[in-house]
RNA sequence: CUGCGCUAGGUGGGGAGUCGGCGGUGCCCUGUACUUGCAAUCCGCCAUAGCAAGACCGAACGUUCCCCGAGGCUCGCCGUAUGGUUGGCUGCGCGCGGUAAGGCGUGAUGAUUUCAAGGUCUUAUGCAACGUGGAAUCGCGAACCGUGUCAGGGUAGGAAUACAGCAGCACUAAACGAUCAACCGCGUGUGCCAUAAGGUUGCUUUGAAGGAGCGACCUGCCGCGUUUACGCUUCGGUGCGACAAGUCGAAGGGAAUCGCGCAG
Numbered sequence: 001c002u003g004c005g006c007u008a009g010g011u012g013g014g015g016a017g018u019c020g021g022c023g024g025u026g027c028c029c030u031g032u033a034c035u036u037g038c039a040a041u042c043c044g045c046c047a048u049a050g051c052a053a054g055a056c057c058g059a060a061c062g063u064u065c066c067c068c069g070a071g072g073c074u075c076g077c078c079g080u081a082u083g084g085u086u087g088g089c090u091g092c093g094c095g096c097g098g099u100a101a102g103g104c105g106u107g108a109u110g111a112u113u114u115c116a117a118g119g120u121c122u123u124a125u126g127c128a129a130c131g132u133g134g135a136a137u138c139g140c141g142a143a144c145c146g147u148g149u150c151a152g153g154g155u156a157g158g159a160a161u162a163c164a165g166c167a168g169c170a171c172u173a174a175a176c177g178a179u180c181a182a183c184c185g186c187g188u189g190u191g192c193c194a195u196a197a198g199g200u201u202g203c204u205u206u207g208a209a210g211g212a213g214c215g216a217c218c219u220g221c222c223g224c225g226u227u228u229a230c231g232c233u234u235c236g237g238u239g240c241g242a243c244a245a246g247u248c249g250a251a252g253g254g255a256a257u258c259g260c261g262c263a264g
Base pairs, nucleotide, nucleotide: 001264002263003262004261005260006259009057010056011055012030013029014028015027020046021045022044023043024042034054035053036052037051038050062257063256064255065254066253067252071248072247073246074245076243078241079240080239081238082237084235087232089231091230093226094225095224096223097222098221099220101219102218103217104215105214106213113209114208115207116206117205118204119203120202121198122197123196124195125194126193127191128190129188130187131186132185133184134183136179137178138177139176146171147170148169149168154163155162156161
């Protein structure tokens, strides 16, 4: 060095999660790589850390180290989205006050302003209107306990006669109803009413003086206040993305390395 037969070993690996820890089932990455059974109300194990049964390969498709590096995870910072939270915040909305640059209106057919008188306002009285009460007028109005007349009947009497008196009829009291122009009181959410007194800031009418501004409706500007729907803002939460750092790391590339027996 070659051939044969064996043994160790191999027939996928990794990340997060779970777990005291390891491996597996489930998820993700790599990418193709024996079969069967078991397992999230978990399964099997214990630092040599899946177990059981079978098949194949076999010192290479094994093992170790280095490079590159898919992908995962952690932390930081920034951006973005979202839900919560804090603050009336020179935003937005609303209210009030001021200003008068622009618009608008008004003003030499006379503005702001000033003066006088009247009205509007208050009190009292009157008048009117309306309401109500009284008075008045009319009607109605009593089984007996109102009046008159009282049939019949009754009582007294020898009789003449006298007396009481129901129903009926008539009348009337209280009460009730109606009318109410005029009369006498009372009242008023009444009045283009009258008289007297008071008051008079404003508004208004009239008259007078005087001669150019006035109003603040819209926009603008200034100030004060209010509102948490939106915007902004404070704080921390969650999702996504970029960047930086750390950590694990598949596939791929490179280097090194790991047995025994027999025969030639």
Molecule: Bacterial large signal recognition particle RNA
Organism: Clostridia bacterium